Context: one part of a larger RNA
RNA sequence: UGACGGGGGCCCGCACAAGCGGUGGAGCAUGUGGUUUAAUUCGAAGCAACGCGCAGAACCUUACCGACCCUUGACAUCCUGAUCGCGGAUAGUGGAGACACUUUCCUUCAGUUCGGCUGGAUCAGUGACGGGUGCUGCAUGGCUGUCGUCAGCUCGUGUCGUGAGAUGUUGGGUUAAGUCCCGCAACGAGCGCAACCCUCGCCUUUAGUUGCCAGCAUUUAGUUGGGCACUCUAGAGGGACUGCCGGUGAUAAGCCGGAGGAAGGUGGGGAUGACGUCAAGUCCUCAUGGCCCUUACGGGUCGGGCUACACACGUGCUACAAUGGCAAUGACAGAGGGCAGCCAGACCGCGAGGUCGAGCUAAUCCCUAAAAGUUGUCUCAGUUCGGAUUGUUCUCUGCAACUCGAGAGCAUGAAGUCGGAAUCGCUAGUAAUCGUGGAACAGCAUGCCACGGUGAAUACGUUCCCGGGCCUUGUACA
Numbered sequence: 001u002g003a004c005g006g007g008g009g010c011c012c013g014c015a016c017a018a019g020c021g022g023u024g025g026a027g028c029a030u031g032u033g034g035u036u037u038a039a040u041u042c043g044a045a046g047c048a049a050c051g052c053g054c055a056g057a058a059c060c061u062u063a064c065c066g067a068c069c070c071u072u073g074a075c076a077u078c079c080u081g082a083u084c085g086c087g088g089a090u091a092g093u094g095g096a097g098a099c100a101c102u103u104u105c106c107u108u109c110a111g112u113u114c115g116g117c118u119g120g121a122u123c124a125g126u127g128a129c130g131g132g133u134g135c136u137g138c139a140u141g142g143c144u145g146u147c148g149u150c151a152g153c154u155c156g157u158g159u160c161g162u163g164a165g166a167u168g169u170u171g172g173g174u175u176a177a178g179u180c181c182c183g184c185a186a187c188g189a190g191c192g193c194a195a196c197c198c199u200c201g202c203c204u205u206u207a208g209u210u211g212c213c214a215g216c217a218u219u220u221a222g223u224u225g226g227g228c229a230c231u232c233u234a235g236a237g238g239g240a241c242u243g244c245c246g247g248u249g250a251u252a253a254g255c256c257g258g259a260g261g262a263a264g265g266u267g268g269g270g271a272u273g274a275c276g277u278c279a280a281g282u283c284c285u286c287a288u289g290g291c292c293c294u295u296a297c298g299g300g301u302c303g304g305g306c307u308a309c310a311c312a313c314g315u316g317c318u319a320c321a322a323u324g325g326c327a328a329u330g331a332c333a334g335a336g337g338g339c340a341g342c343c344a345g346a347c348c349g350c351g352a353g354g355u356c357g358a359g360c361u362a363a364u365c366c367c368u369a370a371a372a373g374u375u376g377u378c379u380c381a382g383u384u385c386g387g388a389u390u391g392u393u394c395u396c397u398g399c400a401a402c403u404c405g406a407g408a409g410c411a412u413g414a415a416g417u418c419g420g421a422a423u424c425g426c427u428a429g430u431a432a433u434c435g436u437g438g439a440a441c442a443g444c445a446u447g448c449c450a451c452g453g454u455g456a457a458u459a460c461g462u463u464c465c466c467g468g469g470c471c472u473u474g475u476a477c478a
Stems, first nucleotide, its partner, number of pairs: 001478002003475003007472007015462002019426005026318008034309002042053002064304007073129001077128002079125006087106003091102004109119003130294003134291003140287002142282003145278001147276001152191006158167003171182003197270004202238007211228003216225002241264001244258005320419001324378006336367003341360002345356004385416001390411007432454007
C1' cells in the first nucleotide's frame, strides 16, 4: 500500500421487510448429469454451465458409428505432356449409393505477326503442395461473460517522507453520481459520471397519397366528386432550466412545499460498460504460433446415431377448476412479414385441408386478434375439471415421415384436489393475465426476439440475511 475480520461509523441496491405471482409435488416439453450404446459428435460447470453455442439433427446439416469407395485429392497456385472444347439434355446396364461402362441429340473456344506464339478450358503425370470441426483458450489475436451502469481508476507539477509511499481523492454539507458547494500544501488535468444520440409523451410549421372526412353532393362501402380543417404519416423547430414564488440551509451547493404547465426536479425507456478482476469462456465462427496425421486424424457415399432410459437436477408449458368449463353471441390493437410469396372471395370437406380464383413487389391487396362484454347451461363431483397415454381413420410438407415431423376427426380419459425442507421474479402501464408478429425454416416452437389489450397490491422502516461504495481500526496474510 492492499486484502481480510462472526471490528466500528456512514450510505446504497427487489438485499431484507411489506405485498403480488411462481418454482420445489403431478403430466408433458426442453437442456444437463448418469447409465447404456457400434456411435449415442464436441464444447459450456457456483453466482457468471444446464429452452446455453443450436435463429429450428428425418436425408443434408454432421463434426460421431458401421459398411463400401478415392489418393496431387472436394478446393488453390506452379511445372510437363496431350486434346480443342467445356457444358447441357436424353436413354440404358451393374450397384445401397458414391461410382463404373455405354446410347442419342444440341453446342463445336478466343486472339493471332499463322510460329503450339499467347490466353482459356478439359484430361493425364510429377512433386512442391493442398486438406484436418486433430491437440494446446495455460503460447495468442479478435469477440464475449462477470463484478457493475457500481462510482470509481489514475496522471503532471509542487510539497512531505531515508524509502516503500503519502498528499491531491481526506474533512463539513449535498447528490443517482469523485454530482456540486465550502474548507484544506496543494494547484491543475485525463479515463469514467452527466450531457451530446435514438425513442415515447405536448405544441407549432412544411407536405397531402396509397392516409384522413368537418361542411356540400354521392355511395352497399371515404365508394366517387371535392377538400387537407382534423387523424395520421415524416422532415424541421419549440418546450423543462430548480427558470418563478415561499420555507429551510452557512449568504453556498442543495432540500421541502407551491404556482403555471402535456410533462418537474435525471419526465419514462433504450443505446452507451472507466482502470482492472476471474491464467473466466471460445483453437468447433474466424484468424493464428507450436505440435501431430498424410492410401489417412484427409475426401466421397449409403445406412445408423446426435431422438437411447432403473434414475437425479435445472428451465419452461398445461393443470388441479365456478373470478371457472362448455355453447351461442360479440366489439376494440400495435408491431411486423409477403412474388419459389401473402392469399381475399366462392365452392367441397365435421376438421386438418383441398379445388377454382381476384388483388398485391404493398400507408393501396393479403396474413389479422384474444382475453373483456352479453345470454344460457353445468352446481362442487376426480366432475361437462384436467388432458397425458393408447387405438384407428385422415391431412400437409418433402426423393423419403420405420427408427424420427407437425396437424385434424372419432374413440380412450392417466396423474393431478394448490404442492415438505427450501427457493425465484417483480416498485407502475410494472407484476399478473390475454392474444399477435418475426427471425431461422420445405416442414416442425411450450424456446428466443419483439408487439400491443386488460391491469393490481405493497414499501413502517434499515435491526437482521446477501452484494457493493467511502472513512477508520486490528492483523502471526501478500